[in-house]
Context: one part of a larger RNA
Parts: sequence; C1' cells; structure tokens
RNA sequence: GGACGAACGCUGGCGGCGUGCUUAACACAUGCAAGUCAAGGAGAAAGUCUCGCUUGCGGGACGAUUAAACUGGCGCACGGGUGAGGAAUAUAUAAGCAAUCUACCUAUAGGUUCGGAAUAACGUCGAGAAAUCGGCGCUAAUACCGUAUAAUGCAGCGGCAUCGCAUGAUGAUGUUGUUAAAGUUCUUGAAACGCCUAUGGAUGAGCUUGUAACUGAUUAGCUUGUUGGUGGGGUAAAGGCUCACCAAGGCUACGAUCAGUAGCUGGUCUGAGAGGAUGAUCAGCCACAUUGGAACUGAGACACGGUCCAGACUCCUACGGGAGGCAGCAGUGAGGAAUAUUGGGCAAUGGGCGAAAGCCUGACCCAGCAACGCCGCGUGGAGGAUGAAUGUCGUAAGAUUGUAAACUCCUUUUAGAGGGGACGAAAAAACAGGUUGAUAGCCUGAAUUGACGGUACCUUCAGAAUAAGCCCCGGCUAACUACGUGCCAGCAGCCGCGGUAAUACGUAGGGGGCAAGCGUUGUCC
Repeated sequence: GGACGAACGCUGGCGGCGUGCUUAACACAUGCAAGUCAAGGAGAAAGUCUCGCUUGCGGGACGAUUAAACUGGCGCACGGGUGAGGAAUAUAUAAGCAAUCUACCUAUAGGUUCGGAAUAACGUCGAGAAAUCGGCGCUAAUACCGUAUAAUGCAGCGGCAUCGCAUGAUGAUGUUGUUAAAGUUCUUGAAACGCCUAUGGAUGAGCUUGUAACUGAUUAGCUUGUUGGUGGGGUAAAGGCUCACCAAGGCUACGAUCAGUAGCUGGUCUGAGAGGAUGAUCAGCCACAUUGGAACUGAGACACGGUCCAGACUCCUACGGGAGGCAGCAGUGAGGAAUAUUGGGCAAUGGGCGAAAGCCUGACCCAGCAACGCCGCGUGGAGGAUGAAUGUCGUAAGAUUGUAAACUCCUUUUAGAGGGGACGAAAAAACAGGUUGAUAGCCUGAAUUGACGGUACCUUCAGAAUAAGCCCCGGCUAACUACGUGCCAGCAGCCGCGGUAAUACGUAGGGGGCAAGCGUUGUCC
C1' cells in the first nucleotide's frame, strides 16, 4: 500500500447492486416449510328452497361426482440447512468395470386370459386420564393371491463364428425347465391415459486404480482378518466384505504407526511473477440432522420435518403410562466485540402430483432492517474589495481568516408537493380458424394472468431552499503559531516528547489529508 462476512469511537443527505451468528453442531415457546391424484368403496355440515303439522319438531330437494377421514398410486432419497466428524471408503484430476444397478423420460418389438380370498374406512361392543388399542360383523379396488399364454428374458446341458485384456466378451443357434399383466375416462374410437415382458438410449448412482494436496521423529517400529490362497455365504456388483481351513505374510526413514489440526475443490485476497494466505456469499462434491446403534419400505435411504432400541434433556399424567427434536424460514433465550422481519406473493423461474383445470412449494421472486461493502449523485454556480465586521497573531505599521461573507445575477440534481405511469407477460387451459383419418400433435388469431407497485421512470410547481464531518500538523509524513501546564496532567506506530519560553500534553486561531464518511483495533499478503 492492498484486502475484510469485520467490530469499536465520532459523524451521517440520497440512490443502485450486493452482503449480513465467523462465537454455543447451545437450548428452543409459536406459526409456517410436502404434498397431490378421472384407481377404490363409503360419505357429512352450515346455508337455501319446500312439505307436514303437535309450533318447534319431523320429512324431501339443492348444497354434493363436495369437505374431512380411509385403502391405493406417485412424490416424500429432490429442493432447503449446517461444517460436528473425517488426513482418506472424502476432494481434485486422469483412467477402468470383460465385476454393476438405474423409478420417471425416450426408441423398438410383443402382450394385457380366466378366477379367488381378504382388509381399512364403516357399524357395534369394550379397555384407557391420554396417546392409542382389542373383540365381533359388512364392503371395494390399478391393494393381495392363484391360473392361462410366453421369448430374443432367466437357469441347466451342447456344439459354431468373430474378437480380446488373463479370468473371458459378443452374435446367431439346438434342447429342457421356469417366469407377466389392471384397469380408468369420455366425444365409444385406428381414442386418450395407464399396466406387463424384452432389448437399446439418456440421466443418475455404485465400485476399482494412478497422481496431487497440513504439522510434529521431544511419535520408530506397526499389523492377527492382519497379508495371500482354497471353499462356502453375502451384495446390483469385484473384493477378508464375512466365515471355515491352509500358508506366514503385509506396511515402514521416499516417514509406517501414533498425536495434533482441518470439510475438499472451482475460486478469493495479495504479489511484476514465483509464491504466500485463505475456502463467507455463488457453483461442484462429501459428511451430518438431539447423542449412539439398527434395520424396514423403496428404482434409489440405512432416510433433517419416517420406524425401532438405548442415553441425556424438556413437557403432559388420573403415577399405570405417554409426547418431543429449528445445523428449514421467521422468531426467543444464552454465549459474544458482533450479525436482520414471528413481512408479501406463487405474478416470474424451477420442483412435486394430476389428462387437465388446478393444488402444494419460507425453493424462489420481492419488500423490511443495518454506511457492512462497492459504485454513482448531492450539500449549489457565476460575479463580488471599502480587502466590511468578528476571531487570531502582532515589533501596534499591520498581517491573517479572505472572494470567504454580505450583496447582485442564475440554476433546481436531490429532498418536498401535484399529475401521468411501466418493462418484467411468454403463455398454458378453454374459444375460433387451418392442417390431419383424428377430437392427437402442430400453426394462426382473439382473450385472460403482476406480489413487487401507483414502485421505477417522465413531467409540473415553488425556493439556495432539505443535506459535512473525521483524522492529523517534532522526524519518518503533507501541514505552525499563541495561551495553559511544569517529568504533573498527559502523548506515543518507532525514535521519543513533558523538570517555566513544549511547532510532540490540553485549548484556540491557522493549515494539511480524506470525505458520507473518517480514524482506531484485529487478521492476511
């Protein structure tokens, strides 16, 4: 000198764009953050209309193909948060899988037969303070089970061709065995959406290998599933992954083991570079979800707002037993030098479900708070000498403050008031037309949709009107005098100032620097 997710002191006009718990992975009141659906059965209420009368009760219709709940499908493994752990099962990069899986999407080929038994909801009875649970009875499905058919699938047994990287891979082929399905909607069709099987693609994941990247030798030896083999088991898959048996190996001064520290990277800061430091925001990967462990479901989890067990903590309890998990968004307490609103909206982008309308979305888009940062603008411009007054200094002549002010002319950014007023919106669906076998798809037209927001922006009005501070002035280092103080009070980054003439302390005048900031502290280069 530069930089910062900064803090502190003094000061503070506006706008744009960013950023904002670095500390206790401490504890959390409250609300919201993941639902949705032409599969299925069952099915309210308020209210309105109406009928009957016993006049406040009963019946019917609409509400209602509804709400809420239940079975089922898909989603909940994404998105969002945090960085505790982890020095290598991570990360980055380059390869490999002849050792692998992949829901939804997409392409191709083929199929979608015939049946059955339950169960929730519901009804009823019961247990319990509650959470919830039990008995009996009824019912449906794209839920569950059996059956038909079936190959290029899978498994067994064969030979053939091509290729390779050792195990082998690919292709056609013979034979035996085995394995599937679900319907719904309407405009009833060559329909749409589904369902099943097989083979490709795409996407996503898993595994293996090389290389790279912290500190300590005041850590020198470490290891028994350890190193390898054979054979079982297990996995989507190779493998001591696991087990039995056999052998005695494997790593290490090119630093094993142990200890400490740490999420990694693209990047960021600095530097001419080499390098050094760092890993907030944004992007990729990893790990974690009160602590520890475990599996279930599923294409995918050993699952933040799922389950089970154990621990700590908090809450409810009728003392028998139960409930909970903000490192989601806000918010609270605590800790701390220190870090924001219990806001608006799904209008846009994206995601989930759905045929669609649509519903959900604290992702996201916006607004609020904070000079926390960067950038821009303003606090007026021109003229104006009797060089006014005041202040300060003074050798009392004057010098300086100083064109500074007053005064004259002008402008109106910004702030204020009035008026107009956006871009972001493209559509999708429904409608009309065209193409078409078609109502599918595509094209055209008209129409609808804005949280921000009456905001940005434009324009009119009046008026210099609404807006300057902070640090420093001994040398380094730009900028000097007076008074007070008297080794006191104090200053200080280093050298050092202060003990009676202090340009170094305090105040004043003057000056220098930066400027809505200025200085200090901390950290890095």